[in-house]
RNA sequence: CUCGACAAGGGCGAACCUGCCGCGAGGCAGGGACGCAAAGUCACGGGUCAGGCCUCGAGCCUGACAGCCGGACUACCGAAG
Numbered sequence: 001c002u003c004g005a006c007a008a009g010g011g012c013g014a015a016c017c018u019g020c021c022g023c024g025a026g027g028c029a030g031g032g033a034c035g036c037a038a039a040g041u042c043a044c045g046g047g048u049c050a051g052g053c054c055u056c057g058a059g060c061c062u063g064a065c066a067g068c069c070g071g072a073c074u075a076c077c078g079a080a081g
Stems, first nucleotide, its partner, number of pairs: 002081001003078002011036002016031006034067001040073003044070003047065007
């Protein structure tokens, strides 16, 4: 470096519930754990979703999702290979 133990110490937190924010997708906080070795960060490519526009199209604009896939950057621990 690759890799990822029935390792150690820890970390994150799906669905659902409550409150607040948002037209909405969704976000934040608390509870709660299905899972996760990048489930840490970044909307760069694809994708999905929402709102608007529209010449109604394989269209355009503005957003959301990093726990959909890829990519970039960064990172704890250290058995075996």